[in-house]
RNA sequence: GGAGUCGGCCAGACGAUCGCUCUUCCGCAAGGGAGGGAGGAAAGUCCGGGCUCCGCAGGGCAGGGUGCCAGGUAAUACCUGGGCGGCGUGAGCCGAUGGAAAGUGCCGCAGAAAAUAUACCGCCUACGUGGCUUCGGCCGCCGGUAAGGGUGAAAUGGUGCGGUAAGAGCGCACCGCGCUGCUGGUAACAGCAGUGGCAGGGUAAACCCCACCCGGAGCAAGACCAAAUAGGGGAACAAUGGUGUGGCCCGCACUGUUCCCGGGUAGGUUGCUUGAGGUGCGCGGUGACGCGCAUCCCAGAUGAAUGAUCGUCCACGACAGAACCCGGCUUACCGGCCGACUCCUUUU
Repeated sequence: GGAGUCGGCCAGACGAUCGCUCUUCCGCAAGGGAGGGAGGAAAGUCCGGGCUCCGCAGGGCAGGGUGCCAGGUAAUACCUGGGCGGCGUGAGCCGAUGGAAAGUGCCGCAGAAAAUAUACCGCCUACGUGGCUUCGGCCGCCGGUAAGGGUGAAAUGGUGCGGUAAGAGCGCACCGCGCUGCUGGUAACAGCAGUGGCAGGGUAAACCCCACCCGGAGCAAGACCAAAUAGGGGAACAAUGGUGUGGCCCGCACUGUUCCCGGGUAGGUUGCUUGAGGUGCGCGGUGACGCGCAUCCCAGAUGAAUGAUCGUCCACGACAGAACCCGGCUUACCGGCCGACUCCUUUU
C1' cells in the first nucleotide's frame, strides 16, 4: 500500500413561523403556560412469554414440538461456550448435528450386477476332454477368477508386499471397521492398548424407534356504563340425556341443549403504558449474563396524531410508520464513524 473477516455506534442536526396530538397547571368558558410525540428493523406473523378469560386447567390416548454436550434466560426452535463434521491459505463461516445390528421402504437411467448379488470386455487353462500342428504352440468344451478395464453418485474395505495356473484378507504390515479395557474431560468426545480377517453401502429433509417437552382461546381477550327491541315465531333431542374454549375416553361440576326464520343495538369509558424498563459506574464470569449503587420517565392514536415554509451545518438522508406489551429469529437497506484480527506485496 492492497485485499478480506468479525464486532459496535449513528439514522439527519440546530433555530424561527404556522399547523396536529398526549400529559399537566391556570381559567366560567374561549383560551393560555410548561413538558413529550414512530424503528433498527416499527416489516414478516415464524417462535417464546407477560396479561385476560374458560366451574378441572386432573389422568390417559391420539396429535404436535425439539433433537450432540454444558450453561444463560421469565421462556424459547433463541443466545453463549465446547465437541464432531464440512468449506476457506487464514482471520472465520456453515450444519434439518440422536438411532441404519428393532422392522419396513427407496437408490431412476446406465451397467453383467445396486441384494438371495453377479460376469459385458477380460485373465488362467492346473484337473478332465475334442481337433490342428512347422512340436514352439493354437482353437474349442468343461472348469477357475473378480486383482485389471467399462457403466454409474455409489460396484462389496484401501495401499503395499508375498503367494497362486491366474487371482482373491488367501497370508502379512499399516490404515479403516467391530468388540473389550485403561487414561483425560461434568459431558458430548479424544487418546492409548489388546483382540478379531471383518456383519456390502447410502438414505430417517422416507415411514419408524428413542429421549425430553406441550390445557385452550386471545386486547376484535376481558371489565363497566348508557340506550333500544319483538320476554317474537318454529323444529329436534331430553336425565340410560345434554352442556362445560382443539379431537376421543375416564373423572369432576352443573341441569337443559342445539338448529332455522325474523327484529333491535353496535354508543361511551376502561384495558392503554412504570416496564422480565433505559442509562452510567463498580464487582463476578472465557462468554451469554448475573449482582450492587446511582440516575431518568422516553407515543398512547381510534377512518387512525409529528406536517409545511425559511435559514445554517453536513455524513446530502436508503429500507421504511407504533395500535396490549416484551424477548428473539428472518427479510429489506443509501451511506458514515470506531475497534480488533487475517492474508499478499514492497521498503527498512
The RNA shown here (Bacterial RNase P class A) has 348 nucleotides and comes from a Granulosicoccaceae bacterium. Lineage of the source: Bacteria > Pseudomonadati > Pseudomonadota > Gammaproteobacteria > Granulosicoccaceae. Its mean pLDDT, the model's own confidence on a scale to 100, is 77.